This is a predicted structure of a 531-nucleotide part of an RNA (large-subunit ribosomal RNA, domain I) from an Oculatellaceae cyanobacterium. Rfam family: Bacterial large subunit ribosomal RNA. The coordinates come from a structure-prediction model, not an experiment, and the mean pLDDT is 82. NCBI's taxonomy places the organism under Bacteria, Bacillati, Cyanobacteriota, Cyanophyceae, Oculatellaceae. The full RNA is in RNAcentral, with records from ENA.
[in-house]
Context: one part of a larger RNA
RNA sequence: AGCUUACGGUGGAUACCUAGGCACACAGAGGCGAAGAAGGACGUGGCGACCGACGAUACACUCCGGGGAGCUGGAAGCAAGCACUGAGCCGGAGAUGUCCGAAUGGGGCAACCCUAAGAACAGUCUGUUGAAUACAUAGACAGGCAUGAGCUAACCCAGCGAACUGAAACAUCUUAGUAGCUGGAGGAAGAGAAAUCAAAAGAGAUUCCCUUAGUAGCGGCGAGCGAAGCGGGAAGAGCCUAAACCAGUUGGAUUUCCAGCUGGGGUUGUGGGACAGCAAUAUGGAAUCCGUACCGCUAGAUGAAGCAGCUGAGAACUGCACCAGAGAGAGUGAAAGUCUCGUAGUCGAAAGCGGAAAGAUACUAGCUGUAUCCCGAGUAGCAUGGGGCAGGUGGAAUCCCAUGUGAAUCCGCGAGAACCAUCUCGUAAGGCUAAAUACUCCUGUGUGACCGAUAGUGAACCAGUACCGCGAGGGAAAGGUGAAAAGAACCCCAAUGAGGGGAGUGAAAUAGAACAUGAAACCGUAAGCCU
Numbered sequence: 001a002g003c004u005u006a007c008g009g010u011g012g013a014u015a016c017c018u019a020g021g022c023a024c025a026c027a028g029a030g031g032c033g034a035a036g037a038a039g040g041a042c043g044u045g046g047c048g049a050c051c052g053a054c055g056a057u058a059c060a061c062u063c064c065g066g067g068g069a070g071c072u073g074g075a076a077g078c079a080a081g082c083a084c085u086g087a088g089c090c091g092g093a094g095a096u097g098u099c100c101g102a103a104u105g106g107g108g109c110a111a112c113c114c115u116a117a118g119a120a121c122a123g124u125c126u127g128u129u130g131a132a133u134a135c136a137u138a139g140a141c142a143g144g145c146a147u148g149a150g151c152u153a154a155c156c157c158a159g160c161g162a163a164c165u166g167a168a169a170c171a172u173c174u175u176a177g178u179a180g181c182u183g184g185a186g187g188a189a190g191a192g193a194a195a196u197c198a199a200a201a202g203a204g205a206u207u208c209c210c211u212u213a214g215u216a217g218c219g220g221c222g223a224g225c226g227a228a229g230c231g232g233g234a235a236g237a238g239c240c241u242a243a244a245c246c247a248g249u250u251g252g253a254u255u256u257c258c259a260g261c262u263g264g265g266g267u268u269g270u271g272g273g274a275c276a277g278c279a280a281u282a283u284g285g286a287a288u289c290c291g292u293a294c295c296g297c298u299a300g301a302u303g304a305a306g307c308a309g310c311u312g313a314g315a316a317c318u319g320c321a322c323c324a325g326a327g328a329g330a331g332u333g334a335a336a337g338u339c340u341c342g343u344a345g346u347c348g349a350a351a352g353c354g355g356a357a358a359g360a361u362a363c364u365a366g367c368u369g370u371a372u373c374c375c376g377a378g379u380a381g382c383a384u385g386g387g388g389c390a391g392g393u394g395g396a397a398u399c400c401c402a403u404g405u406g407a408a409u410c411c412g413c414g415a416g417a418a419c420c421a422u423c424u425c426g427u428a429a430g431g432c433u434a435a436a437u438a439c440u441c442c443u444g445u446g447u448g449a450c451c452g453a454u455a456g457u458g459a460a461c462c463a464g465u466a467c468c469g470c471g472a473g474g475g476a477a478a479g480g481u482g483a484a485a486a487g488a489a490c491c492c493c494a495a496u497g498a499g500g501g502g503a504g505u506g507a508a509a510u511a512g513a514a515c516a517u518g519a520a521a522c523c524g525u526a527a528g529c530c531u
């Protein structure tokens, strides 16, 4: 020096635990903001640095309910107090709410300065004025109205819109109308009551799911892209206008006329309506308003049944009992139906919120006739150039945009995949519309062949912190004494240090705060073997 064994040190793996996460289900809520938000700055406590709470009325104020013995947050301690004349605590409604921030009197390097007090700007209404330019209009001024703005996780609609990539290169193509940027809205959004599908039979707004179907198709026919009708389900709801015509009114023409406004009328495809005539005053549901009882939410209340021995401690075990509409679960010194909180069941609101019967309001019907009138125009269509449709210009319908051109009014017009005919289906060029569907920043309840501290959120712990970066931004590590601090009085060594030895506490101190378990690497001590 090596090996082996034993005992230690170091180290923090492993098993155990959970205070934190993750995922989902059901229900709620789906917004907040000029009545000043989100987010902050600075303050507020007897002693407070930090977190939380609160706002110069500042660890809190008032009222109304609940509750019933302690309380002055995390967080000990000292001091001083509050409370059965009901505190603290929980719920509801108010009051206060510095400064910054859309920030809005002016300024500014946010949380400050000036002013002395002003809704700054935009919108809208009223009035006064008033150009080029005559009437006018634009503009200006004054006053009224809190209508807008800003923030916000995803979902939704719209505008703009990539590239890496794939094609084993690459250009059409793909990635993808994705990411990203912008605008807008709602609790959903969008779509929506056939100018629809279909095919000789029929269906009857839209949306979503299953299927059709990886089919029909598209495609340097490469890579790839990729429907629709039917069928089965979820849900279910239909309406209002324009026009013809009538009445009133205003303005312009002044011989009937024209235009606007208001009201009536009218809303359809077995064409409908106006118009002319007949008949009738019913019925119906609701999406608008209001909203008692009642129900639910925002505090709560009640709620059965066990003792002894053993133990440090019993809930384990032993013995003998009991309850059960309650043997869900959690806690308690080990493992508890009967110890505690609870659980099943039952009960409960002064105040606020939600739902909601009834009611109100608005809307809502028929038959016959056909001469005349109406049935959404720079529209449909067409040409050219684009886009979008699963569909890349193709024989390319249908839909949309730009430019040009430019119809018809029911004997009309559109569609049925170039186009034409027959036939069939529909009725464009105005609008509204719940539900079924999408999502979850947030609230409540519950669940898990989800994690268990290198996992699970980046974050179980004062974490978007420390730290890094000029900045945009990047971004950690770090949990566990014990049942209870009973956290080691007192003595000794030492430097009044660190550390340790006694004593004491405790079931245990090799549980002593560098604290539960305590692997390995690594470092020692002792013994044996060996060189």
Base pairs, nucleotide, nucleotide: 002529003528004527005526006525007524008523009522016480017479020451021450022448023447024446025445026444027443028442029440030439031151032150039100040099041098042055043054044053046078047077050074051073052059061094062093063092064091065090066089070082071081072080105114106113107112121148122147123145124144125143126142127141128140129139155186156184157183158182159181160180166173170220196203197202207234208233209232210231217225218224238432239431240430241376245264246263247262248261249260250259251258252257269410271375272374273373274372275369276368277367278366284363288360289359294355295354296353297352298351300347301346302345306320307319308318309317321338322337323327329341330340331339381405382404383403384402385401386400387399412427413426414425415424416423467474468473487515490502491501492500493499